[in-house]
RNA sequence: GCUGUUGAUGGGCAAACUCGUCGAAAGAUGAGGACGCAAAGCUUCCGGUCUACGGGUCGAUGAUGAUCUAGGACAGCGGGGUUGCCGAU
Repeated sequence: GCUGUUGAUGGGCAAACUCGUCGAAAGAUGAGGACGCAAAGCUUCCGGUCUACGGGUCGAUGAUGAUCUAGGACAGCGGGGUUGCCGAU
C1' cells in the first nucleotide's frame, strides 16, 4: 500500500406536505420540514416515464373537443460517463 473482516467516526443530501416565486403544464426554485439515500454529488449519452404552450390531423358551428408530436421536464426510474468522504481491531 492492497484485499477481507466491516463495523464505526465526522459529517452530507433532503421525500411527502405547507407558504412564496417562475412556468401553458409537467416541473423548477427559496424557506420550513424529514420519507429515505453510500454517491439521493454532477452530467440527458442510451432506455423509460410525465406534460402538450406551439404545430399536425379529425370534428363542429352543438362542445371549444378528441388525437398525434418534444423543441419542455424527471439525475429521488434504471443504465452509462465523471468526481468525492471514512477506513478501528

Background
The RNA shown here (c-di-GMP-I riboswitch aptamer) has 89 nucleotides and comes from a Pseudomonadota bacterium. The source organism's lineage runs through Bacteria, Pseudomonadati and Pseudomonadota. It was read from a public genome assembly, where an Rfam model found it. Its Rfam family is "c-di-GMP-I riboswitch aptamer". From the family's description: GEMM was predicted in a large-scale screen for bacterial structured RNA regulatory elements. Model confidence (mean pLDDT): 85 of 100.